The RNA shown here (c-di-GMP-I riboswitch aptamer) has 85 nucleotides and comes from Faecalicatena orotica. The coordinates come from a structure-prediction model, not an experiment, and the mean pLDDT is 88. It matches the Rfam family "c-di-GMP-I riboswitch aptamer". From the family's description: GEMM was predicted in a large-scale screen for bacterial structured RNA regulatory elements. Genes associated with GEMM are involved in a diverse array of functions, including chemotaxis regulation, signal transduction, secretion and chitin. Gene Ontology term of the family: cyclic-di-GMP binding.
[in-house]
RNA sequence: UUACUAAAAAGGCAAAAUUGUCGUAAGGCAGUGACGCAAAGCCACAGAUCCUGACUGAAAAAGGCAGGAUGGCUGGGUUGCAGAU
Numbered sequence: 001u002u003a004c005u006a007a008a009a010a011g012g013c014a015a016a017a018u019u020g021u022c023g024u025a026a027g028g029c030a031g032u033g034a035c036g037c038a039a040a041g042c043c044a045c046a047g048a049u050c051c052u053g054a055c056u057g058a059a060a061a062a063g064g065c066a067g068g069a070u071g072g073c074u075g076g077g078u079u080g081c082a083g084a085u
Base pairs, nucleotide, nucleotide: 003085004083005082012037013036017032018031019030020029021028022027035072041078042077043076045075046074047073048070049069050068051067052066053065055064056063
């Protein structure tokens, strides 16, 4: 330095729910709160899922297309603590 993830130490983050707030919505932000997490730090490139549409499908629906969301859905990129191997 890289892989890996045992013990231990220092710590870190914060699910659901709830209060307030932004948003048509999915969902975001802040407080309370901890289900859990070795990256549950950061990044929407690929897939997946979710939301919206005065567009398309068209007689309806599925689907398509466009915009948005999710990093605690997966992959990938990138940064970091510890050290049995």
Background: The model forms 95% of the base pairs in the Rfam consensus. The RNAcentral record of the sequence draws on ENA. The organism belongs to Faecalicatena, within Bacteria.